[in-house]
RNA sequence: UCAGUUAGCCAGAUGGUUGCGGGCUUGGCGUAAGGUCAGGUCCGAGGAAAGUCCGAGCAUCAAGAGAACAGGGUGCCGGUUAACUGCCGGUGAGGGUGACCUUAAGGAAAGUGCAACAGAAAUAAACCGCCACGCACUUUGUGUGGUAAGGGUGGAAAGGCGGGGUAAGAGCCCACCGCCGCGGUGGUAACAACGCGGGCACAUGUAAACCCCACCUGAUGCAAGGCUAAGUGAUAACAAUAAGCGUUCUCUCUGUUAUCCAAAAACGCCGCUUGAGCGAUUUAGAGAUAUCUCGCCUAGAUAGAUGACCAUCAAAUACAGAACUCGGCUUACAGACUAACUGACCAU
RNA sequence: GUAUGCGUAGCUCAGUAGGAUAGAGCAACUGCCUCCUAAGCAGUAGGUCCCCAGUUCAAUUCUGGGCGCGUACA
Numbered sequence: 001u002c003a004g005u006u007a008g009c010c011a012g013a014u015g016g017u018u019g020c021g022g023g024c025u026u027g028g029c030g031u032a033a034g035g036u037c038a039g040g041u042c043c044g045a046g047g048a049a050a051g052u053c054c055g056a057g058c059a060u061c062a063a064g065a066g067a068a069c070a071g072g073g074u075g076c077c078g079g080u081u082a083a084c085u086g087c088c089g090g091u092g093a094g095g096g097u098g099a100c101c102u103u104a105a106g107g108a109a110a111g112u113g114c115a116a117c118a119g120a121a122a123u124a125a126a127c128c129g130c131c132a133c134g135c136a137c138u139u140u141g142u143g144u145g146g147u148a149a150g151g152g153u154g155g156a157a158a159g160g161c162g163g164g165g166u167a168a169g170a171g172c173c174c175a176c177c178g179c180c181g182c183g184g185u186g187g188u189a190a191c192a193a194c195g196c197g198g199g200c201a202c203a204u205g206u207a208a209a210c211c212c213c214a215c216c217u218g219a220u221g222c223a224a225g226g227c228u229a230a231g232u233g234a235u236a237a238c239a240a241u242a243a244g245c246g247u248u249c250u251c252u253c254u255g256u257u258a259u260c261c262a263a264a265a266a267c268g269c270c271g272c273u274u275g276a277g278c279g280a281u282u283u284a285g286a287g288a289u290a291u292c293u294c295g296c297c298u299a300g301a302u303a304g305a306u307g308a309c310c311a312u313c314a315a316a317u318a319c320a321g322a323a324c325u326c327g328g329c330u331u332a333c334a335g336a337c338u339a340a341c342u343g344a345c346c347a348u
Numbered sequence: 349g350u351a352u353g354c355g356u357a358g359c360u361c362a363g364u365a366g367g368a369u370a371g372a373g374c375a376a377c378u379g380c381c382u383c384c385u386a387a388g389c390a391g392u393a394g395g396u397c398c399c400c401a402g403u404u405c406a407a408u409u410c411u412g413g414g415c416g417c418g419u420a421c422a
Base pairs, nucleotide, nucleotide: 001344002343003342004341005340006339007338008337010335012313013312014311015310016309017308018307020044021043022042023041024040025039026038027037028036029035046319050330051329053328054327055326056325057324058221059220060219061218063252064251065250066249067248068247069246071217072216073215074214075213076090077089078088079087080086091105092103093102094101095100106212107211111210112209113206114205115204127151128150129147130146131145132144133143134142135141136140159177160176162174163173164172178200179198180197181196182195183194185192186191225270226269227268231261233260234259235258236257237256238255243254244253277296278295279294280293283290284289349421350420351419352418353417354416355415358374359373360372361371367405376392377391378390379389380388398414399413400412401411402410
């Protein structure tokens, strides 16, 4: 200098004019409240506010205990968190020259299903080939048996490769590698390396097929739901073998259900924004994270605000806009900056 | 805002507990029939199975993410 990897940060700035939403406040009208008019002052979108994919808070289903079954979810190990399918660190496997990245990664000797086409044969093997023997007959053909080393098919063909051995072959035997089992060692563990043993099977793959094992799991979502006013309203059914958070059973507990009226332009108020909050700092840790102290208050609408114009900065442009609130994940994204590291080339 | 369903030929729809040539009707095109047209008969073409990844020997189908369209709730 070029090409990259990882992590972090910003998301136009300043000034002026003029709007819109909210809080507080001053004055006028008004008995007061509410309201209205005219001002003042403070605040006013995001890193994803998005997708609604996970996990919670909160609320309702009157409340709760136990058992079985069903449905759903998760799945290497350890940690972290309010919780999680998240995050951090590690193990194994895979990719990259490398920095580094990816990983839904329990069980296929519990059982069932599937493996199309090709191929002789697909969980099971003799089509060609090789070898032995018999028969016909001597180019050779045919029958029986042995053989998985070779050919061919396939994603997959009965551990691989070399040597010995054999009629030809074969873990039949041996070395190395792989696999399986055992042992102690290191590690919290996943697991690792080492040693010893087994000739390798009833045991190929697939569980993001059913399933098995272990653990977790009620449903509905702020259009939840609550308050005020003129309700412990009226009528009917059931009185237990009824109803009451998936089904069934056991137990405690509660009376339960249906219809009608007051009763709706309320389009009111609360929920609604102080919260697992934000910034700086201390300590612990490898990190996620936890912790100490100080400071800060930072939208809350309900037809739904946050906009427009001008000047300067050379230029002013990405994805996009709150609707109960948080923690994650995923997706979209112009441009700029910072730090650490890797590879190649050049110079000293 | 919250919940939920769908996407296959030009149009309307099948298909699917994975197996490769993905079908049907209408429409289109060609030929036959007719003096000509329609109808009828025979045939032909037409597919990013919405997109991108993953699992698998193999994906329209299974899993994850995205895009588009619709439905319900005051």